[in-house]
Molecule: transfer RNA
Organism: Candidatus Azambacteria bacterium
RNA sequence: GCGCUCUUAGCUCAACGGAUAGAGCACCGGUCUUCGGAACCGGUGAUAGGGGUUCAAUUCCUCUAGAGCGCG
Repeated sequence: GCGCUCUUAGCUCAACGGAUAGAGCACCGGUCUUCGGAACCGGUGAUAGGGGUUCAAUUCCUCUAGAGCGCG
């Protein structure tokens, strides 16, 4: 330099182009408990950045940034 893949919550992962973007762990609050833990109930929190296509984009196209693999 070229090709391919990936980037969603603090972490690990979901999401046939159309449901309020969900789940587990973590965190916060509550119930329970003498206290803590466990259990149960509830809550906060995310689409790497820009542009485009579309009635509608996490999803498709494109550029940029970052990561991984391969080739030279």